[in-house]
């Protein structure tokens, strides 16, 4: 320098043909127990990376930029 993929809750990942953003771990109350661990009920938790375009309606289609990760040279 060209080319690909990736970005979604504290991490780790999902979300179907564009139509209420969700599971797990974690963390917070609780029951249980002498205490605590495990278990079980509940609750908490997001400007879906930035900045813009399409569209009734965008995490999901376009574009620009930014991060990391491959591939050619």
């Nucleotide at each position: 320098a060209g080319g690909g993929c990736a970005a979604u809750a504290g991490c780790u990942c999902a979300a179907u043909u564009g139509g209420u953003a969700g599971a797990g771990c974690a963390c917070u109350g609780g029951u249980c127990u002498c205490c605590a661990a495990a278990a079980c009920c509940a609750g908490c938790g997001g400007u879906u990376g930035u900045g813009g375009g399409u569209u009734c309606g965008a995490g999901u289609c376009c574009c620009u930029c930014u991060u990391g990760c491959c591939c050619u040279g």